């Protein structure tokens, strides 16, 4: 240089183009114990970025910007 593949809470994953974007581990808070640990129960936390298309975008497209692969 060409191609392809991914980028969503602290991490590791989910989500037909349409429900308040969801789980698990963590993190804070209560309860429960004599005290922890286990367990219940609530809470905070996320769509890399700027545009398009559409009524409606995590999803489609198109540019960047990371990351990882093929091939020269």
């Nucleotide at each position: 240089g060409u191609c392809c593949c991914c980028g969503u809470a602290g991490u590791u994953c989910a989500a037909c183009g349409g429900a308040u974007a969801g789980a698990a581990c963590g993190g804070a808070g209560u309860c429960c114990u004599c005290c922890u640990a286990a367990g219940a129960c609530u809470c905070a936390a996320a769509u890399g970025u700027a545009g398009g298309u559409u009524c409606g975008a995590u999803u489609c497209c198109u540019g960047c910007c990371g990351g990882g692969g093929a091939c020269g």

This is a predicted structure of a 72-nucleotide RNA (transfer RNA) from a candidate division Kazan bacterium.
It was read from a public genome assembly.
The prediction has a mean pLDDT of 80.
It matches the Rfam family "tRNA". It is annotated as a transfer RNA.